[in-house]
RNA sequence: GGGCCCGUAGCUUAGUUGGUUAAAGCACAGUGCUUAUAACGCUGGGAUCGAUGGUUCGAAUCCAUCCGGGCCUA
Numbered sequence: 001g002g003g004c005c006c007g008u009a010g011c012u013u014a015g016u017u018g019g020u021u022a023a024a025g026c027a028c029a030g031u032g033c034u035u036a037u038a039a040c041g042c043u044g045g046g047a048u049c050g051a052u053g054g055u056u057c058g059a060a061u062c063c064a065u066c067c068g069g070g071c072c073u074a
Base pairs, nucleotide, nucleotide: 001073002072003071004070005069006068007067010026011025012024013023019057028044029043030042031041032040050066051065052064053063054062
């Protein structure tokens, strides 16, 4: 230099044949239980989806460029 894959909550992921509120587990906060902690039950906050533009009535999803990470190849 060329090719391919990945980027969604603090972490791990789902959702990627475009369509009503972006979901789950763990973690975190509150609360119940307990002498207390853990475990368990209940409640709650948190991501506008790597960035910017484009297509569309409508984009996490399609297209372009860029950024970051990984693999292969010269």